[in-house]
């Protein structure tokens, strides 16, 4: 100087003016002071705080977690460590190719080391289930190929001149299948009557013996091949399951307090008089109360009116921001984390504020020439945006900065 891997940080700064939201104060149509988004405020995945409901005990659950140890309020989070797998790169050996060479380059195989990455890493003699393709056979067993051994017969009928043989028959035997729950027996059905070649013997056709080579059946043994795995108490629990531990439900629109108008409910008080005609109606008329802006008179309406209590609604307040808080330092610990000391106060809206503009600096960038640490200009952009709070995880992100580790090259 460069490459690989891992991790962390920033997300423009200061000031002026105007505007918006919260809070406090004052001499209150206003003024002053002060505070005002994020690393993810996001997804709402996991765990807590808090609130209400439920709750003797135990179970239930298409619940959760899973090497070992630690941290924590808790966690499926974090830290450390073991085991297994992968791995840039380095190194040793082996064989090879290329350039055309006394050297260099390239990739391959085997072994060792290794920054780092990944792991749904309890249990497969408790039980069930599954094991693709290939292969004869995938956990039930099974025989594709090879080698070895044994066996491939008897009887009846017909034919032929004979030693002998041929043909036919499934009668016995052998094998397979079916029937009776089933073995033997029994019954039924089907198959089975060894091929070729050499030599010897017999007079020939041919047959017998023997040898070789096939076929079929039975038994035994081993090898090859397929595959992730080939019979071995195989593999899979990211199939059910078993074991250990954890888990009540709903969520700030939780929940609590105050509480309007109107209409219901309850209680108390006052009032709905009387007369005529007429027949269930009409007329006259007193009256609690109401209207004509406050009072009196007057006029009109008039069967309900007034007061209190209670529940819910609109609305308001609390919950709601001093906290598992933030910064710095020291100590304990490998670390996560914890302890101590000092300092700080840092949004709390509820149709929901957090914006605009100017100047300087800074960062990036374009252009200019008289090359000056000069001049003119542009941009400050990404993801996104609080709503009960906190700890994590995951996801998104323009641009920039830093650290650790490992390897290579060069120089001293």
């Nucleotide at each position: 100087g460069g490459g690989g891997c891992a991790g962390g940080c920033c997300g423009g700064g200061c000031g002026g003016u105007c505007g918006c939201g919260g809070u406090g104060c004052c001499a209150c149509a206003g003024g002053c002071a002060u505070c005002g988004a994020g690393g993810a405020a996001g997804g709402u995945c996991c765990g807590g705080a808090c609130u209400c409901c439920a709750c003797a005990g135990g179970g239930c659950g298409c619940g959760g977690u899973a090497g070992c140890g630690g941290c924590u309020a808790a966690c499926g989070g974090c830290c450390g460590u073991c085991c297994g797998g992968c791995a840039a790169g380095g190194u040793g050996g082996c064989a090879g190719g290329c350039c055309a060479g006394g050297g260099g380059c390239c990739g391959g195989c085997c072994g060792c080391c290794a920054a780092g990455c990944c792991g749904a890493g309890g249990a497969a003699c408790a039980g069930g289930g599954c094991c693709a393709c290939a292969g004869a056979g995938a956990c039930g067993a099974g025989u594709c190929u090879g080698c070895c051994a044994u066996g491939c017969g008897g009887g009846u009928g017909c034919c032929u001149g004979u030693u002998g043989g041929g043909c036919a028959c499934a009668c016995c035997g052998g094998c397979a299948c079916g029937g009776c729950c089933a073995u033997c027996u029994c019954c039924g059905u089907g198959c089975u009557g060894u091929g070729c070649g050499g030599c010897u013997g017999c007079a020939a056709u041919g047959c017998a013996g023997u040898c070789g080579u096939g076929g079929c059946a039975u038994g035994g043994c081993a090898g090859g091949g397929u595959g992730a795995a080939a019979c071995g108490c195989g593999g899979c629990a990211a199939c059910c399951u078993c074991u250990a531990c954890c888990c009540g439900g709903a969520g700030c629109a939780a929940u609590a307090u105050c509480a309007a108008a109107u209409a219901g409910g309850c209680a108390u008080g006052c009032g709905c008089a009387g007369g005529c005609c007429a027949u269930u109606g009409g007329c006259c008329g007193a009256a609690a109360g109401g209207g004509c802006g406050g009072c009196c008179c007057g006029c009109c309406c008039g069967a309900g009116c007034a007061u209190g209590c209670g529940g819910g609604u609109c609305g308001a307040u609390a919950g709601c921001c001093a906290g598992a808080g933030c910064g710095c330092g020291c100590c304990a610990g490998c670390a996560a984390u914890g302890g101590c000391g000092c300092g700080c106060c840092c949004a709390g809206a509820u149709g929901a504020a957090u914006g605009a503009u100017c100047g300087c600096c800074c960062a990036c960038u374009g252009g200019g020439c008289u090359c000056g640490u000069c001049c003119c200009g542009g941009u400050g952009u990404a993801c996104a945006g609080a709503a009960u709070c906190c700890g994590g995880c995951c996801u998104a992100c323009a641009g920039g900065c830093c650290u650790g580790u490992u390897c290579c090259g060069u120089c001293c």